[in-house]
RNA sequence: UAGCGGUGAAUGCCGAAUCCGGUUUUGCCGGAGCGGGGGACCCAACUUAGGGGGCGAAUCGCGCAAGCGUAGGGUAGCUUUUGGCCCGAGCCCGUCAGCUAACCCCGUAGGCUCAUCGAAAGAGGUUUU
Repeated sequence: UAGCGGUGAAUGCCGAAUCCGGUUUUGCCGGAGCGGGGGACCCAACUUAGGGGGCGAAUCGCGCAAGCGUAGGGUAGCUUUUGGCCCGAGCCCGUCAGCUAACCCCGUAGGCUCAUCGAAAGAGGUUUU
């Protein structure tokens, strides 16, 4: 000096997953915010067959598999474009769900500190004149 790994701090990032209060405190309960599901009329759909549906960016094609590619998603206040980089998982309902006012129900985890690195344009804001 470079690479890899670990610990701690600060800052921030992905994500709905944060904040406040109570309590017999690491758990539980309540509220707010945020996210999601179910659920009429109207509308949509309605030949048969395959089951179907939901959360999520995470789907599809090839392949025995590993894997390759890919719809799609992330990349540091916000939006768009662009080069590069990364992800492209998992789980649930159980034969049942189009939309959907009222109404009902559920979740509020986890991970990272990283080419999450750059470039261009725009919106917005602050200060001064």